[in-house]
């Protein structure tokens, strides 16, 4: 630096240094001198990899057990990662509620949904982050 696959609604603090920014980008909306980014110390969380692994299942054998394969709740915290807000929300496309809209009625409302707009919900994609693998 790019490819493939997986995950992203849970969870996780305090101190020191540092000084004005940060939440990828754009638009929002947030965080921040009651100190942002970043660095260090101690602590924690548990997504992937590693280690352990009850239990389940298959095969083999010198067969009241043994060996090997596969899956695996849970444990652990070694390697990364992470410790505000759903990846903070939206940004492309689809579905759908309501309203605007059209028609009727005439001030109670009813019908329509062809098209467009607003709004809420929802599905997928794209982009992003992290891990693992092999370029």
């Nucleotide at each position: 630096u790019g490819c493939u696959c997986a995950u992203c609604a849970u969870g996780a603090g305090g101190g020191g240094g540092g000084g004005a920014g940060g939440g990828a980008c754009c638009g929002g909306c947030c965080c921040a001198a009651u100190g942002a980014a970043c660095c260090c110390c101690c602590g924690g969380c548990a997504a992937c990899c590693a280690g352990c692994g009850g239990c389940u299942u298959c095969g083999c054998c010198u067969g009241u057990g043994g060996c090997g394969g596969a899956g695996g709740a849970g444990c652990c915290a070694g390697g990364u990662g992470c410790c505000a807000a759903u990846u903070c929300c939206g940004g492309c496309a689809g579905g759908u509620u309501g309203c605007g809209c059209c028609g009727a009625a005439g001030u109670c409302u009813c019908g329509g949904u062809a098209g467009c707009g607003c709004u809420g919900c929802u599905u997928g994609a794209g982009a992003g982050a992290u891990g693992a693998g092999g370029g």
Model confidence (mean pLDDT): 79 of 100. The RNA shown here (SAM riboswitch aptamer (S box leader)) has 135 nucleotides and comes from an Ardenticatenales bacterium. The source organism's lineage runs through Bacteria, Bacillati, Chloroflexota, Ardenticatenia and Ardenticatenales. It was read from a public genome assembly, where an Rfam model found it. Its Rfam family is "SAM riboswitch aptamer (S box leader)". Gene Ontology term of the family: regulation of gene expression. Rfam's curators write: The SAM riboswitch is found upstream of a number of genes which code for proteins involved in methionine or cysteine biosynthesis in Gram-positive bacteria.